[in-house]
RNA sequence: CGAAAGUGUGUCUAGGGUUCCGCAUCGCAGAUGGACUGGUCCAAGUGACACAGGCGCUUGUUUCUAACAGGUGCUACACCGUAUAGGGAUAAAAGCCCAGGCGGA
Numbered sequence: 001c002g003a004a005a006g007u008g009u010g011u012c013u014a015g016g017g018u019u020c021c022g023c024a025u026c027g028c029a030g031a032u033g034g035a036c037u038g039g040u041c042c043a044a045g046u047g048a049c050a051c052a053g054g055c056g057c058u059u060g061u062u063u064c065u066a067a068c069a070g071g072u073g074c075u076a077c078a079c080c081g082u083a084u085a086g087g088g089a090u091a092a093a094a095g096c097c098c099a100g101g102c103g104g105a
Stems, first nucleotide, its partner, number of pairs: 001006001007052006015042002020039002022036001023033004053075010077100001079103001081102002086098003
């Protein structure tokens, strides 16, 4: 804001770090390096797409206080402040979680 519901999941991206892979250096093994482009991996309330669910109205069928199968509209808005902050998970970090917090309007 809205009569009401105002939600979840998947795929991906901005972004993120370093378990594993790769790469680089030293090098027998192995160690070190993410001020290494990358692959695996994590990933947006205010990013994208899709599916499902929910709410309102309504139609048909049947064994008719109900059940089943549809149709249609809605499922909004949201500073990118504080923050180069605090805490948390994971190997580690993040626009992940605490948190639409706190503050402001």